[in-house]
The part of an RNA shown here (small-subunit ribosomal RNA, central domain) has 350 nucleotides and comes from an uncultured bacterium.
Context: one part of a larger RNA
RNA sequence: UUGGGCGUAAAGGGCAUGUAGGCGGCUCUGUAAGUCGGGUGUGAAAUCCCAUCUCUCAAGGGUGGAACGGCAUUCGAAACUGCAGGGCUUGAGUUCGGGGGAAGAGAGCGGAAUUCUCGGUGUAGCGGUGAUAUGCGUAGAUAUCGAGAAGAACACCAGCGGCGUAAGCGGCUCUCUAUCCUGAAACUGACGCUGAGGUGCGAAAGCUAGGGUAGCAAACGGAAUUAGAGACUCCGGUAGUCCUAGCCCUAAACGAUGCAGACUAGGCGUCGGCGGUUUAAUCACCGUCGGUGUCCAAGCUAACGCGAUAAGUCUGCCGCCUGAGGACUACGGCCGCAAGGCUAAAAUUC
Numbered sequence: 001u002u003g004g005g006c007g008u009a010a011a012g013g014g015c016a017u018g019u020a021g022g023c024g025g026c027u028c029u030g031u032a033a034g035u036c037g038g039g040u041g042u043g044a045a046a047u048c049c050c051a052u053c054u055c056u057c058a059a060g061g062g063u064g065g066a067a068c069g070g071c072a073u074u075c076g077a078a079a080c081u082g083c084a085g086g087g088c089u090u091g092a093g094u095u096c097g098g099g100g101g102a103a104g105a106g107a108g109c110g111g112a113a114u115u116c117u118c119g120g121u122g123u124a125g126c127g128g129u130g131a132u133a134u135g136c137g138u139a140g141a142u143a144u145c146g147a148g149a150a151g152a153a154c155a156c157c158a159g160c161g162g163c164g165u166a167a168g169c170g171g172c173u174c175u176c177u178a179u180c181c182u183g184a185a186a187c188u189g190a191c192g193c194u195g196a197g198g199u200g201c202g203a204a205a206g207c208u209a210g211g212g213u214a215g216c217a218a219a220c221g222g223a224a225u226u227a228g229a230g231a232c233u234c235c236g237g238u239a240g241u242c243c244u245a246g247c248c249c250u251a252a253a254c255g256a257u258g259c260a261g262a263c264u265a266g267g268c269g270u271c272g273g274c275g276g277u278u279u280a281a282u283c284a285c286c287g288u289c290g291g292u293g294u295c296c297a298a299g300c301u302a303a304c305g306c307g308a309u310a311a312g313u314c315u316g317c318c319g320c321c322u323g324a325g326g327a328c329u330a331c332g333g334c335c336g337c338a339a340g341g342c343u344a345a346a347a348u349u350c
Base pairs, nucleotide, nucleotide: 003322004321005320006319007304008303012318014201015200016199017198021194022193023192025088026087027086028085029084030083031082033081034080035077036076037075038074039073040072041071042070049065050064051063052062053061054060091191092188093187094186095185096183097182098181099180103177104176105175106174107173108172109171110154114150115149116148117147118146119145120144121143125136126135162169163168206247207246208245209244210243211242215241216240220236221235222234223233258317259316260315261314262313263312266295267294268293269292270291271290272289273288274287275286276285277284299306300305323350324349332343333342334341335340
């Protein structure tokens, strides 16, 4: 390579967008590149295979046939693929009505709590632990009341609820931006799917510059514990956590399950629409579309389990795996301010 695979054994790219490429709905006409059939030419001989003959046999040799996977040319076929042209509406998209949401960006506002400052009351403790101690406190703490300041986060609502491609998103209001669901027709008429490279986004930590710093808190200091304690516990505490601008680009970035489409019993929840029955109106019930859960039929699976949100049955395209360690490494290249990231071996060992 062929093949077999990728939820948990090795293996789905962190997520999107999209270039090349691959693949592509129904129908009509043409064409004849692919495809299929016939003819002709060629495909040297030897070799291989078959038949037969021959060295007494055999190896060997002779003769004939077949074959030589193929190529060229010509005549023809037109189902399928391609190409050209015409048509269609189911795929895809657009318009209109209705609806939902922690979707994103910016600005403003709010209350609770915490800490600090000031003032009042008040007096000897407070705090902390398994128990202590360090620590705070007669320069008046803790507790309590009032006033003020600051920063960060938004209790209840809150829900196997919602939104977003993923990362992720939760107080309230406004502005801007985008998506989604549903209903009925109208419109475009295959405009589609996937996507190597490329490009964009990408938690936390970390980095650069400037700001901010209430609480928390790596490092660090101290108190304990202990044989020791570089820890677990406690008292402090700086980066950081927050904001603006720019980097970094990783993760158990997980559903450990790529994207799109089709098909294949059901039961019970829940969220957002729509229709019907019912009602004074809700509620409730029935149906349907789109999400999100759970239990299962068939089927699949090594088992666990999955089971219309498939890991079932199929199609298209991409990514990836190929014994363990060495090795998410070395070297080289590209990227980065750095930290490092991406790509990625070999010797040797079993």